Source information:
This is a predicted structure of a 361-nucleotide RNA (Bacterial RNase P class A) from Fluctibacter halophilus. The organism belongs to Fluctibacter, within Bacteria. Its Rfam family is "Bacterial RNase P class A". From the family's description: Ribonuclease P (RNase P) is a ubiquitous endoribonuclease, found in archaea, bacteria and eukarya as well as chloroplasts and mitochondria.

């Protein structure tokens, strides 16, 4: 100086004037004055996990669905933290759909001799046995998976030794599998020790098998109160062996009716509705994620839908300038019961630690 990983923080503030929501206080009258308040880090997505309502007093089972390394964290997760392992990159760091193939089923076109108790196409072999010879050898039977070769994938590797030529056929490393010590709460690991020559592979983000876990529908959930109408026609099952009850079957528990059409009549108000697994500080504990104690704080509740709009100045990058100072810019994007991940958008920025490469000392 240039290039990367990676973690954390803002996202504007103030003041005036007007404009709008909502709360409190005073007047008391359809408002009027005052005071304090008025959209996020993602509010998006609606992927996941609750809290709360209701079915509903609400049990068991199949089928169906989710997760899948290990130990923690959490109200709870498919989230997060830390580790093991396996990829990937020079590295800092990033992924990870990370249990099982000896419980079965199935899949791998083509091409290749042979794709799973799979194999001899091309070499190789003058051992042994037959036959033939010009005595160099050929042929036949026979032997061979160490060389090609095909394919994604082909019966562990590499070396010596053996052989007629070879092959774990032996040996010696490596791998591989089982045992035991050792370290670690485990997953797992090992310059350790011992047996074994030891390849029926691969694929489960194929069915599948294992282990754990899962009732439904949702603030348009439910409550309440006024006020209206037609307590209206029709039509079909069924009547305790039957019908109905908030995913599906089936037991069991409750209950006594249950479904379609066609017509009217209401869509007003008030609640649910913001005090919360809340936030901020200080001290602790733990590598962490998280959590204890202690103190503080109240920060939008609209309901076709306010949170605005101007003007100073400030604040923060950039340019240009020695400075003053000028000039430019300030992104994604808008609550609707709420809360805890996840994913996506987003530079208009700031701060730390790390990597690598090159130049000077």
């Nucleotide at each position: 100086u240039g290039a990367g990983u990676u973690g954390g923080c803002c996202a504007g503030g103030u003041g005036a004037u007007c404009g709008c929501c909502g709360u409190c206080u005073g007047c008391a009258u359809c408002g009027c004055a005052g005071a304090g308040g008025g959209a996020g880090g993602a509010a998006a997505g609606u992927c996941c996990g609750g809290g709360c309502u209701c079915c509903a007093c609400a049990g068991g089972g199949c089928a169906g669905g989710g997760u899948g390394c290990c130990a923690g964290a959490u109200a709870a997760c498919g989230u997060c933290u830390g580790g093991g392992c396996g990829g990937c990159g020079u590295g800092a760091g990033c992924c990870g759909a990370c249990g099982a193939c000896c419980a079965g089923u199935g899949c791998a076109g083509c091409a290749g001799a042979g794709a799973g108790u799979a194999a001899a196409c091309c070499g190789c072999c003058u051992a042994a046995g037959c036959g033939c010879u010009u005595c160099g050898g050929c042929g036949c039977c026979g032997g061979u998976a160490a060389g090609g070769g095909u394919g994604a994938a082909a019966g562990g590797g590499u070396g010596c030794g053996g052989u007629a030529a070879g092959a774990g056929c032996g040996c010696a490393c490596c791998g591989c599998g089982u045992g035991a010590c050792u370290g670690g709460c485990a997953a797992c690991a090992g310059u350790u020790c011992a047996c074994g020559g030891c390849a029926c592979g691969g694929u489960a983000a194929a069915c599948u098998c294992c282990a754990c876990c899962c009732g439904g529908a949702g603030c348009a959930a439910g409550a309440c109160c006024a006020a209206a109408u037609a307590g209206g026609g029709u039509u079909c099952c069924u009547u305790a062996u039957g019908g109905u009850g908030u995913g599906g079957c089936c037991c069991a528990c409750a209950u006594c009716g249950g479904a379609a059409c066609c017509g009217g009549g209401u869509a007003g108000g008030u609640u649910g509705c913001u005090u919360g697994a809340g936030c901020c500080u200080g001290c602790g504990a733990g590598u962490g994620a998280u959590u204890g104690c202690a103190g503080g704080c109240c920060u939008a509740g609209a309901u076709g839908a306010a949170u605005g709009a101007u003007c100073a100045c400030c604040a923060c990058g950039c340019u240009a300038g020695c400075a003053a100072u000028a000039g430019c810019g300030u992104a994604c994007a808008g609550a609707a019961c709420c809360c805890g991940g996840c994913u996506u958008a987003c530079c208009g920025g700031c701060c730390g630690a790390c990597u690598c490469a090159c130049c000077c000392c």